[in-house]
Context: one part of a larger RNA
Molecule: large-subunit ribosomal RNA, half A
Organism: bioreactor sludge metagenome
């Protein structure tokens, strides 16, 4: 460490369970709201929180019922306090209250808030204050008044309308008039009383439902779209107006009759034409009504009565068991300690209302309301009908294209009229536009009640069973979770013990506690513990044969050791693959529905078989015969008919006729819907964003400190003048250095970061096209854009959110239980077609035919390949002849030709596109007592249409390819098994199960490793065997052939190898041997005028050649077995599978015997198909796609019969059973309330895979890592327990900050006790954590207010299908302009706010004087403005001196020019400096503001006069006989008391003040109030006493204040190295607000 068995922990599936969901069905209701809704915010109980409930009368008030004893809502106990028979609490009807916000309606506005105005009332001395009522727009009306506005799920008219998809592209078409947006209506809408349809017969408003029909018809005639009449039902219902005529009113007009307008009444209402008019009669009855009153009666809104049971056992409990009853108009349903007709609420029946509110018969008014006849004068709906033209609608897409409807442009008739009948025109038929009203039958369900389910049972049903539309996440529109269970009852563990505490032990409750709140069961994964066996030289898809030991009472349990043995899906010719998924468990997770159409089964009934909708019924069911299917077909079609069409035809052909169909249910397939299931990027609608960033409007703020020195001015020179120039002044610049600020170029860190873009060192800009804050404006084919396709909230070649949507996906991936037959494909055609589809081909099923099939013999034909061949067609070597050319020759004739060369002719050859010729197989036939069991045709149902390697044959390629591409064939594919070591495709062989049973195949037989160290004969020496060619070579074995050879061969040894001659010639030389020519002659046994070496030539050595010596063979050249070089690669022998192996374990022949597979045979069973003589037999039983059968299980339903507390299910283990899926009515354990069998039904019905979904758990890993390296250390407290808390001493960090104080944000984080479970990257006694208390004080800060900018809203107006857009005024909006406070002390925590001094602003009465104004509007001024610079005068701030305190030494010196600490103070008031700026006044005129007005202003001219008033830091006096203040004294160390010294000057010196100032320059730099003036005009208001002086008393609400603010509290998901506008600015050195170092102050970064 593994198995195993036991026990545990985690976990939370399973089983049981339901408060909560879904779904129908019946009934009601179909609305709420200015009498202020929905909707919300904030209050509200004795006590905190959420949910209910209410509203400052706040879990309630009153008053009528009910009701009939407890109550103060629930989560949620318990205390406090109270209430009820004077009837509480509770239940119903009514009324009363009802803070703010919302249409929000007095005006505003950032919903829950600001801020009026009038009326009363309260209160003041009066202002302020405080209640209560009112005050918006719009329409209609003259007015009184009356309406409207906004919410609501669907339904429902209209106004406006995508796209994706579909058409296998795609545009006309579809999707679809659909989502969506928008107007608005009602309980329903709309529609509707024919200028309708038929069609030659008729019908008689609308609207829905069956069907007519998927039919006419429309259509890129493509996808598709797709009526009507007509039949059958539902329900029923018809009227009113204008208009001709009469009459009144009123206005005009008037020729005084009258006439015309308008308004009102009467009259009238229609097509067989109706009316008016004229005349005649009538004035009444039934009837019927959609309008109104009464109203019997009737329902809802609380409620009431309501039957009938003990006992015993069993058990913690009885309702179970068993025994004896009873009810029942009640045996629905739930609840009670298990399953209850009689125990409880309840059912079945009966019964009930002071009040609200519905429905309603009767009754009643009103209304329908006059008829009939004459006449032919009137009337009957005009920019209408029609036409044309442009679109839409209609089932109809312009078509022949009617019909209806709209734009635009023409434009009619009048009953002798006019529209329609699908161009149109006639005849006829039928109706009567150009006006309006109408129920019912139909659609819909937010909402009330009731009831029901072959729904759902906690990853299920709604998203939601729980504080859920929360909690979270997002700016926002949006998005959106998880989370149920103790028990019968809390009886929820008193007291002890351990432990700081959490816990836990013991104890005690209860049936149970392994039921203890993480609580019912309590499975895996994943972790322990405990015991038996095995394991530390031994390898591996982990099992499977065997199988010793060991443990065990035994089931059984382990297992050394041996053989064999590369997971699963998927996808593919082919996968151990090093091709894809999947960490593991577990729950969840895919061919379904509905309509249609085929087929097959089953069922009824059959020449005939069903009905739909509807209506009857409680239901089962009946009923409905409209329609459909079939019962006749042929034709384009009239049309005809067992036929009929084509034809002149009676011919002949074609398609019919000789008869079975149709309902209903199941199986399978299809077709229309998402349609097997998950998945794109995309398209269109409608809405949300510019808190980021980009641009751009408004109104604010920022830029240390340094250099340079443009114009310009003065000035020296210079010139007639100028120009030039010289010094100065001067202060310009998209000027230069360089902090802060901004940017972001290098490079490294850094990449599961501190950081979703920084960090760190450098670096660009840094007076500008510069930066930054606040408010705003522009946005989705737009916006913005110094342009980069950049930016538009970590998203940009079209943001995001929602919806259409389940867009579509010829694509990938997934796709769940079992047996049992059969069992392919990958080829052909075509295809915008190649990875896809249709047809065929292959496969199954089911019915039909029967010898039709395949083989195989025998026969009979076709054919042109292999082979061969040259007779053709070509190609082509060699000779021969020999035309012709070429060449030489030759005067010429003509001749030669080793020259090209036809045809001819010998010899030899070549061909996919040559063939005098030709097999083998091969294909059609005939034929058989042959051998298999196949063929064929009809219909149902696929899959396949990516092939792969091998052998032969071929192309293509290089006669390369595991290459391609054809044809045959085999195999794999879909094939296992044995062999080739190991291998899809080779070889052998086809697996139904089992056997420790034979016999073989390929292949083996020495071990590994079954089975011959087998026999015989040779062969190889190379480990050839056991990689490889041209080529190579006295290996080595067999054959053949020839030479030589006892007359002595081949090798060796010994000798010889001569001589003419140095051959001749060249040559310096050439002598055998440089070269040419010849290569002879002698002497021998034999010797070349030389075959090498050699020299300068010679010479020398050898060869050839000969003799001797030896003594039997040797030589050549071919053929053939086996070897043998040739033969070098990369982790490691590594080219026999390994050991080995040599008369073999190697090759080759030949032989006997063995082994060797799922083959085959033997025994024994399963099963499937024929056959049977029913006894049995044969044959068969690999399998992907895919076809066809049988069957298991899982929930739920019914019906019959079960079992359970003496233990259901469910979870855990064992035994048995069945081919399997699986079963057990077997057996324990646990569990603690249900739960089965049988037969049939109905399906959210079976999971390992989908980078699935959801949960828990694992591995990694006790690993990285603990976020800036500014730094600790030590005593000391505290405390169970201190490196991190407190305290105290050193250290050590920042200091234009890491310090202070605002702005925004933020929301208690502030203090002060206390806790330490979780948070804190570690500890914790601490905390910005938890729990409980506590704290924010304002006339003067700042908002509220006054005011206006950008914007923004908006009455008039204006445009827009609608929503909407836009706007002069006016409102409204600060980041701007507007009165008023300073110092100083105090809390644990506030402070310009509270105290203490001392101020000062506004209103507002008194009281005194005063004595005609004054306020508004309005008209003026004025508020009021740029950038740079540059000097002054100041001041805050610092330093030094003196001054007061105190000190004199640890270690040399220290009484001094020593150290150390201190030296301080507002506003407001009097003063008006420094200095600034203005001149003032008075006359006259005056196009300005100015519209109907007037001064003042403003403007211009002219005159006085140098006084004079404004402004205006600061400093000096007051304030301050005051406050602060070193310090002393005490302390419980946190504080607390006491008293108080010095408080002078000189230097420095701002970025602040004077200053809204000054100079200067171009780019020329807000508005309005407040404030002051006019003021003869206009409102008000005043002698009942304005204005305005003094002095005095009073009012000055309301809202922020707490505490963070360069961060730990704001923004980045964090206690995150980032980011964040502004003020304050000490010291030493320094130009500096760089930089070092210091100071107040503040930290050492939570390991």
């Nucleotide at each position: 460490g593994g198995c195993a068995c036991a026990u545990g922990g985690u976990g939370g599936a399973u089983g049981c369970c339901u408060u909560g969901g879904c779904g129908u069905c019946a009934g009601g209701a179909g609305g709420c709201g200015a009498u202020g809704a929905a909707g919300g915010g904030c209050g509200u109980a004795g006590g905190a929180g959420c949910c209910u409930g209410c509203g400052a009368u706040a879990a309630g008030c009153u008053u009528c019922g009910g009701g009939g004893a407890g109550c103060u809502g629930g989560c949620a106990a318990g205390c406090a306090a109270g209430c009820g028979a004077u009837g509480a609490u509770c239940c119903g009807g009514a009324g009363a209250u009802g803070c703010c916000c919302g249409a929000a309606u007095g005006g505003g506005g950032a919903a829950a808030c600001c801020c009026g105005g009038c009326u009363g009332c309260g209160g003041u001395a009066a202002u302020g204050c405080g209640c209560a009522g009112u005050c918006a727009c719009c329409g209609c009306g003259c007015g009184a008044g009356c309406g409207g506005g906004g919410c609501u799920a669907a339904c429902g008219u209209g106004g406006g309308g995508a796209a994706c998809u579909g058409a296998a592209a795609c545009a006309u078409c579809u999707a679809a008039g659909u989502a969506c947006c928008c107007a608005u209506a009602g309980g329903a809408a709309a529609g509707g009383a024919a200028a309708u349809c038929a069609a030659a017969c008729g019908a008689g408003a609308c609207u829905c439902c069956c069907u007519g029909a998927g039919u006419a018809g429309u259509g890129g005639c493509g996808a598709g779209c797709g009526a009507a009449a007509g039949g059958g039902g539902a329900a029923c219902a018809g009227c009113c107006c204008a208009a001709a005529c009469c009459g009144a009113a009123u206005c005009a007009g008037u020729u005084c009759g009258c006439u015309g307008g308008u308004u009102c009444g009467g009259g009238g209402u229609u097509g067989u034409a109706g009316g008016a008019c004229c005349g005649a009669c009538a004035c009444a009855a039934c009837g019927g009504u959609a309008u109104g009153g009464u109203g019997a009666g009737u329902g809802c809104u609380a409620g009431u009565g309501g039957a009938a049971u003990c006992a015993c056992c069993u058990g913690g409990a009885a309702a179970g068991g068993u025994g004896a009853g009873g009810c029942a108009g009640a045996g629905a349903g739930g609840g009670u300690g298990a399953c209850a007709c009689c125990c409880c609420c309840g059912u079945a029946c009966a019964c009930g209302a002071a009040a609200g509110c519905g429905c309603g018969a009767g009754c009643u008014g009103g209304c329908c309301a006059g008829u009939c006849g004459g006449a032919u004068u009137c009337c009957u709906g005009a920019g209408u009908a029609c036409c044309u033209u442009g679109g839409g609608g209609c089932a109809c897409g312009a078509g022949a294209a009617a019909c209806c409807c709209c734009g635009g442009g023409g434009g009619a008739a009048u009953c002798u009229g006019g529209g329609a009948g699908g161009a149109c025109c006639a005849c006829c038929u039928u109706c009567c536009a150009a006006g309006g009203c109408u129920a019912a039958g139909u659609a819909c369900u937010a909402c009330c009640u009731g009831a029901c389910g072959a729904c759902c049972g906690a990853u299920a049903g709604u998203g939601a069973a729980c504080a859920a539309g929360u909690a979270c996440c997002g700016u926002g529109a949006g998005g959106g979770a998880a989370a149920g269970g103790u028990g019968a009852a809390a009886a929820g563990u008193u007291c002890c013990c351990c432990g700081a505490g959490a816990g836990g032990g013991a104890a005690g409750u209860g049936a149970a506690a392994u039921a203890g709140a993480c609580c019912c069961u309590g499975a895996a994964a994943c972790c322990g513990u405990g015991u038996g066996c095995c394991u530390a030289c031994a390898a591996a898809c982990a099992g499977u044969g065997g199988g010793a030991g060991c443990c065990g009472c035994a089931a059984g349990g382990u297992g050394a050791c041996c053989g064999c043995g590369u997971a699963c899906c998927u996808u593919u010719u082919g996968c151990a693959u090093a091709a894809u998924g999947a960490g593991u468990c577990a729950g969840c997770g895919a061919g379904u529905u509905g309509c249609g159409u085929g087929u097959c089964g089953u069922a009824g009934c059959a020449a005939g078989g069903u009905u739909a909708a509807g209506c009857c019924g409680c239901g089962a069911g009946g009923u409905g015969g409209a329609g459909c299917c079939g019962u006749a077909g042929g034709g384009a079609a009239a049309c005809c008919g067992a036929g009929u069409c084509u034809g002149a035809a009676c011919a002949g052909g074609g398609c019919g006729a000789u008869g079975a169909g149709u309902u209903a249910c199941g199986g399978c397939a299809u077709g229309c819907a998402g349609a097997c299931c998950c998945g794109a990027a995309a398209c269109c609608a409608g809405g949300u964003g510019a808190g980021c960033u980009a641009c751009c409007c408004a109104u604010g703020g920022c830029c240390a400190g340094g250099c340079u020195g443009a114009a310009g001015c003065g000035u020296u020179g210079g010139u007639a003048a100028a120009a030039c120039u010289u010094c100065g002044u001067g202060g310009a610049g998209g000027g230069c250095c360089g902090a802060a600020c901004u940017c972001a170029c290098a490079a490294a860190u850094g990449u599961u970061g501190a950081a979703a873009a920084a960090u760190u060192u450098g670096g660009g800009g840094a007076u500008g096209a510069g930066c930054u804050g606040u408010g705003g404006g522009u946005a989705g084919g737009a916006g913005u854009g110094a342009a980069a396709g950049g930016c538009u909230a970590a998203u940009c070649a079209a943001a995001c959110c929602u919806g259409g949507a389940g867009a579509u996906a010829g694509c990938u991936g997934g796709u769940u239980c079992u047996c049992c037959c059969c069992g392919a494909a990958a080829u052909g055609c075509a295809u915008u077609g190649a990875g896809g589809u249709g047809c065929a081909g292959c496969g199954u099923c089911g019915g039909g035919u029967g010898g039709u099939c395949a083989c195989c013999g025998c026969u009979g034909g076709a054919g042109g390949u292999a082979g061969a061949g040259c007779a053709c067609u070509g190609a082509a070597a060699g000779g021969g002849c020999u035309a012709g050319g070429g060449g030489g020759c030759g005067c010429g004739a003509g001749c030669c030709u080793a020259c090209c060369a036809a045809a001819c002719c010998c010899u030899a050859u070549c061909a996919a596109a040559c063939u005098c010729c030709g097999a083998a197989u091969u294909c059609c036939g005939g034929u058989g007592a042959g051998u298999g069991c196949a063929g064929c045709c009809c219909g149902g149902c696929a899959g396949u249409g990516a092939g792969a390697c091998g052998g032969c044959g071929g192309g293509u390629g290089a006669u390369a390819a595991g290459a391609u591409u054809c044809g045959u064939c085999g195999u794999c594919g879909a094939g296992a098994g044995g062999g080739a070591a190991a291998g899809a495709g080779c070889c052998c062989a086809g697996a139904c199960u089992g056997c420790c049973a034979g016999c073989u195949a390929a292949g083996g037989c020495c071990c590994c490793c079954a089975a011959g160290u087998g026999a015989g004969u040779g062969c190889u020496a190379a480990g050839u065997g056991g990689u490889c060619a041209a080529g190579g070579a006295a290996g080595u074995g067999g054959g053949a052939a020839g030479u030589c050879u006892u007359a002595a061969a081949c090798a060796a040894u010994c000798a010889g190898g001569a001589a003419g001659u140095u051959g001749g010639c060249u040559u310096a030389g050439a002598a055998g041997c440089a070269g040419c020519c010849a290569c002879c002659c002698u002497u021998u046994a034999a010797a070349g005028a030389a075959a090498g070496c050699g020299u300068a030539a010679u010479a020398g050595c050898u060869c050839a050649c000969u003799g001797a010596u030896c003594g039997a063979g040797a030589c050549u050249u071919c053929c053939u077995g086996c070897g043998c070089c040739g033969u070098a690669a990369a982790u490691a022998u590594a080219a026999c599978g390994g050991g080995g192996c040599u008369c073999a374990a190697g090759c080759a022949c030949u032989c006997c015997g063995c082994c060797g597979a799922a083959g085959c045979u033997g025994c024994a069973g399963a099963u499937u198909u024929c056959c049977u003589u029913c006894g049995g037999g044969a044959a068969g039983u690999g399998g992907u796609a895919g076809g066809g059968g049988a069957g298991c299980g899982u929930u739920c339903c019914a019906a019959u019969u079960g079992c359970a507390g003496a233990g259901a299910a469910g979870c855990g283990a064992g035994c048995c059973c069945g081919c399997a899926a699986g079963g057990g009515a077997c057996u324990u354990g646990u569990g603690g309330a249900g739960c089965g069998a049988u037969u049939g039904g109905a399906a959210g019905u079976g999971a390992g895979a989908a980078u699935g979904c959801u949960g828990a758990c694992g591995u990694g890993a006790g690993u990285a890592g603990c976020g800036a390296u500014a730094a600790a250390a030590c005593g000391g407290g505290u405390g169970a327990a201190a490196a991190a808390c407190c305290c105290g001493u050193u250290c050590g960090c920042c200091g234009a900050a890491a310090g202070c104080c605002c702005a925004a944000g933020g929301g208690u984080u502030c203090c002060u006790g206390u806790c330490c479970a979780a948070g804190g990257a570690u500890c914790a006694u601490c905390c910005g954590g938890g729990c409980a208390g506590g704290g924010u004080u304002a006339g003067u800060c700042g908002g509220c207010c006054c005011c206006u900018a950008a914007g923004g809203u908006g009455u008039a107006g204006c445009c827009g299908a609608a929503a909407g857009g836009c706007g002069a005024a006016g409102c409204u909006g600060a980041u701007g302009g507007g009165a008023a406070g300073c110092g100083g002390g105090u809390c644990a925590a506030u402070a310009u706010u509270c105290c203490c001094g001392c101020a000062c602003c506004a209103c507002c009465g008194a009281u005194a004087c005063g004595g005609a104004g004054c306020a508004g509007a309005g008209c003026a001024g004025g508020g009021a403005c740029g950038g740079a610079g540059a000097a002054g005068g100041g001041u805050a701030g610092g330093u030094c001196a003196g001054c007061c305190a105190g000190g004199c030494g640890a270690u040399g010196g220290u009484a001094g020019u020593c150290c150390u600490g201190g030296u301080g103070c507002a506003a407001g008031c009097c003063u008006g400096u420094a200095g600034g700026a203005g001149g003032u006044c008075c006359c006259c005129g005056u196009a300005g503001g100015a519209a109907c007005a007037a001064a003042a202003c403003g403007c211009g001219g002219g005159g006085a006069u140098a006084a004079c008033g404004c402004c205006g830091a600061g400093a000096g006096g007051u304030g301050a006989u005051g406050c602060c203040g070193a310090g002393g004294c005490u302390u419980u160390c946190g504080g607390g008391c006491c008293a108080c010294a010095a408080g002078u000057g000189a230097u420095u010196g701002a970025u602040c003040c004077c200053a809204g100032g000054c100079u200067u320059c171009c780019a020329a730099g807000a508005a309005a109030a407040g404030c002051u003036g006019c003021g003869u005009u206009c409102u008000g208001u005043g002698u009942u006493g304005a204005a305005g002086u003094a002095u005095u008393g009073g009012u000055g609400a309301c809202c922020g204040u707490a505490c963070c603010c360069g961060a730990a509290a704001c923004c980045g998901a964090c206690c995150c190295a980032g980011g964040u506008g502004g003020g304050c600015a000490g010291g030493u050195g320094g130009a500096g607000a760089a930089c070092a170092c210091c100071a107040a102050g503040g930290c050492g970064c939570u390991u």